[in-house]
Predicted 3D model of a 327-nucleotide part of an RNA (large-subunit ribosomal RNA, domain IV) from a compost metagenome. It matches the Rfam family "Bacterial large subunit ribosomal RNA". Gene Ontology terms of the family: structural constituent of ribosome and ribosome. The full RNA is in RNAcentral, with records from SILVA.

Context: one part of a larger RNA
């Protein structure tokens, strides 16, 4: 010096990214216990007091008297606590071996498909699951307890419905064109050329789909700009204009979202890029890719307080095992 453990002067988080680690606390009985709340909870809230042995009384809980120690849950085991904020309602689940979470799931909500040989899924098929179920059922998507709510846009994309018209495949159809040549013409070269066979082939006919007509947002998604105006100033309830399918409603807002930014004001500190409360100029919140709240819960994230401590000021000592020295 290192590991593991113990102890402590004065101070008590000054350590540090961060109280990480280690203390404190602790069992049982009694007293007592706030905001808030879904009335269950919060709660072991918080905060106090007691605890041994001997004798007596009592069925007992317990009470009365006495005794000892520094110390009576005499060892071991055995919650530190409070206030505020964010996220997720909750118990659960997860990256076996760097992530346990705010991620997944969840009950609840909603949309959609499915009438039973169901839809859907597995399987070339037989067949099976769904289900020995039957729309209070089953499959799929999104959201995620509960409370208050969930605005506008159907132009685009998707889906649903419609079927008049247009477009449209194979097929059907066969106008026309071509090849071949029995024959005819010609002195010849060559020309014409029926039937048959063969090649090609226009019009016409022709479903779904698409076009078309409507609907549909808890479908994919989207939800403006410029200029002017009030008797100080400032601001603009108001007006004008352009564009759009429609121009963001309620609520929230420097936020797990704010670039400028350590925004500004207030609070907390002697001092606060974090934190809490406000403001709104929202670079670039916003309503089931849910919005805003919310008691309870959380090995979650974050600010502060108290208790407590070798985390630290700042190091010292004890014990064990190493390192080190000698053999």
């Nucleotide at each position: 010096c290192u590991c593991u453990c113990g102890c402590g002067a004065a101070g008590g988080a000054a350590c540090u990214a961060g109280g990480c680690a280690a203390u404190c606390u602790a069992a049982c009985c009694c007293c007592g216990u706030a905001a808030c709340u879904u009335c269950g909870g919060g709660a072991g809230a918080a905060g106090g007091g007691g605890u041994g042995c001997c004798g007596g009384a009592g069925c007992g809980a317990u009470c009365c008297g006495g005794c000892c120690g520094c110390a009576g849950u005499g060892a071991a085991a055995u919650g530190g606590c409070c206030c505020g904020a964010g996220c997720g309602a909750c118990u659960g689940u997860u990256u076996a071996c760097c992530a346990a979470a705010a991620a997944c799931a969840c009950a609840g909500g909603u949309c959609u498909c499915u009438g039973c040989u169901a839809a859907g899924u597995c399987g070339a098929a037989a067949g099976a699951c769904g289900a020995c179920g039957u729309a209070u059922a089953g499959g799929g998507g999104c959201u995620g307890a509960c409370g208050c709510c969930u605005g506008c846009c159907c132009a685009a994309u998707g889906c649903c419905a419609g079927a008049a018209u247009g477009u449209u495949a194979a097929c059907a159809g066969g106008a026309g064109g071509g090849g071949u040549u029995a024959g005819g013409g010609g002195a010849a070269a060559c020309c014409c050329g029926a039937a048959g066979c063969c090649c090609u082939g226009a019009a016409u006919c022709g479903a779904a789909g698409c076009a078309c007509u409507g609907g549909u947002g808890a479908a994919u998604g989207g939800c403006g700009g410029c200029c002017g105006u009030a008797a100080c100033u400032a601001u603009a309830a108001c007006g004008g204009u352009c564009c759009u399918a429609a121009g963001g409603u309620a609520g929230c807002g420097a936020a797990a979202u704010u670039c400028c930014u350590u925004g500004u004001c207030g609070g907390g500190u002697a001092a606060g890029u974090u934190c809490c409360g406000a403001c709104c100029u929202g670079c670039a919140c916003g309503a089931a890719u849910g919005g805003c709240g919310u008691a309870a819960c959380g090995a979650c994230u974050u600010u502060c307080c108290u208790a407590c401590u070798g985390u630290c000021u700042c190091a010292a000592c004890c014990a064990c095992a190493g390192a080190c020295c000698c053999g």